[in-house]
């Protein structure tokens, strides 16, 4: 960058340093000179991934043989860890396509999708 896959209503901010921005994009609404993005430090959430214990399915294995087993390998659950990402306004801030219900209507409420981010894996 593409591509596949799980998750996105829950958590968690201080200090330097910078000086107009920021929230993806358009629409709104918001944060922001009582200091915006970005960079350092320090905290802190969370548990994808990783490793540990437990569990018990399949498969090997053992074994004369089993419904049997201190074992190997995958995988499933649960529990703490905090190694490798990640994150710390506001539901991914909300809406944008599309469907259904309600509504006189402006719209409202819910399901989908697309678009984004994160992890994982692939090419």
């Nucleotide at each position: 960058c593409u591509c596949u896959u799980a998750u996105c209503a829950a958590g968690a901010g201080a200090g330097g340093u910078g000086g107009a921005g920021g929230g993806g994009c358009c629409g709104g609404c918001c944060c922001u000179u009582u200091g915006a993005a970005g960079c350092c430090u320090c905290g802190g959430c969370a548990a994808c991934c990783g490793g540990c214990a437990c569990u018990g399915u399949g498969c090997a294995g053992a074994u004369g043989g089993a419904u049997u087993c201190g074992u190997g390998c995958a995988g499933u659950g649960u529990g703490g860890c905090a190694g490798g990402u990640g994150c710390c306004a506001a539901u991914u801030c909300c809406g944008g396509c599309g469907g259904u219900g309600c509504g006189g209507a402006u719209g409202c409420a819910c399901c989908g999708g697309c678009a984004g981010a994160u992890g994982a894996g692939a090419u």
Description
SAM riboswitch aptamer (S box leader) from Caldilineaceae bacterium bin5, 123 nucleotides, folded computationally. The organism belongs to Caldilineaceae, within Bacteria. Model confidence (mean pLDDT): 79 of 100.